[in-house]
Context: one part of a larger RNA
RNA sequence: UUGGGCCUAAAGCGUCCGUAGCCGGUCCGGUAAAUCUUCUGUGAAAUCGUGUGUCUCAAGCUCACGGCGCGCAGGGGACACUGCCGGACUCGAGACCGGGAGGGGUUGGAGGUAUUCCGUGGGGAGCGGUAAAAUGCUAUAAUCCUCGGAGGACCAACUGUGGCGAAGGCGUCCAACUGGAACGGGUCUGACGGUGAGGGACGAAAGCCAGGGGAGCAAACCGGAUUAGAUACCCGAGUAGUCCUGGCCGUAAACGCUGCGAGCAAGGUGUUGCGUAUCUCACGAGGAUGCGCAGUGUCGAAAUGAAGAUGUUAAGCUCGCCGCCUGGGGAGUACGGUCGCAAGGCUGAAACUU
Numbered sequence: 001u002u003g004g005g006c007c008u009a010a011a012g013c014g015u016c017c018g019u020a021g022c023c024g025g026u027c028c029g030g031u032a033a034a035u036c037u038u039c040u041g042u043g044a045a046a047u048c049g050u051g052u053g054u055c056u057c058a059a060g061c062u063c064a065c066g067g068c069g070c071g072c073a074g075g076g077g078a079c080a081c082u083g084c085c086g087g088a089c090u091c092g093a094g095a096c097c098g099g100g101a102g103g104g105g106u107u108g109g110a111g112g113u114a115u116u117c118c119g120u121g122g123g124g125a126g127c128g129g130u131a132a133a134a135u136g137c138u139a140u141a142a143u144c145c146u147c148g149g150a151g152g153a154c155c156a157a158c159u160g161u162g163g164c165g166a167a168g169g170c171g172u173c174c175a176a177c178u179g180g181a182a183c184g185g186g187u188c189u190g191a192c193g194g195u196g197a198g199g200g201a202c203g204a205a206a207g208c209c210a211g212g213g214g215a216g217c218a219a220a221c222c223g224g225a226u227u228a229g230a231u232a233c234c235c236g237a238g239u240a241g242u243c244c245u246g247g248c249c250g251u252a253a254a255c256g257c258u259g260c261g262a263g264c265a266a267g268g269u270g271u272u273g274c275g276u277a278u279c280u281c282a283c284g285a286g287g288a289u290g291c292g293c294a295g296u297g298u299c300g301a302a303a304u305g306a307a308g309a310u311g312u313u314a315a316g317c318u319c320g321c322c323g324c325c326u327g328g329g330g331a332g333u334a335c336g337g338u339c340g341c342a343a344g345g346c347u348g349a350a351a352c353u354u
Stems, first nucleotide, its partner, number of pairs: 004325003007308002012322001014202004021195003025089007033082001035078008048066004053061002092192001093189003096185003104178007111155002116150004121145002126137002163170002207248006216242002222236003259321006267299014303310002327354003336347004
């Protein structure tokens, strides 16, 4: 619990799809649920206001009138907005057509350098490593040079506050299949839309299960150093793992620490894609400049903000819908529920303390 907030103070679900619900463009007609208005009935008494009377006065009591009773029911009327019904429209949304951009995704094939290992030849004493060393490797010939082979992982330069994707994420080349967006046309549908409690799908790394694979790297572990110690930083080794296939897990500083959609409201400057006009050209491509739309950066007016800052990609001005917050600790703990093979995830307190 009226309300005020959520970039950094507590607070935006990791992301999307979507059920109910909530909200919904322009015009016309109808209806009259809602809304507004009027009348009738009802709305006990006491209480309240005004006045009369009465206890000597007063409080009190009595009577009359008024008001309240914020409501309900029935009848009549109004129709701007909302709802409902019917009709129409095209700016929202979607479909279609066209030529382009892209590390978007899945599958298959091909390639490249390097590391390691193996083999051949050369060579003959060190190599390696560090701040310095040592452990380590090496006459069973290492390190180094040459040629050949095996195997796994990765994809330099190009690379760019560049691109694509809802997010996680995506980078050698080729092919097949496949998703989305932008631009241009204005052919079609005609509000078909927005959000979204529950729900579903996707979701880095690590981790788990089963089967493969294993070059390099490397938790754990073992040595060598350093040190007072050194369960570390440095060095030498090295297993899970990292890779593939199938299944689980469902979390991250999953960050722009900024939910999604729409409208309105100064500009300057870069860059990516599409379109368009002009100029240039060896009139083929291409290049340059301006403009429009869409994306992505940067500076900044107004405005906002506690400030830092944000500023047409808002944190400005408004609207719709959802999620979330309410001092610190206890605690993302306990208990319960639910999901998971487990690890654990989701939901999520209190006592007490300050």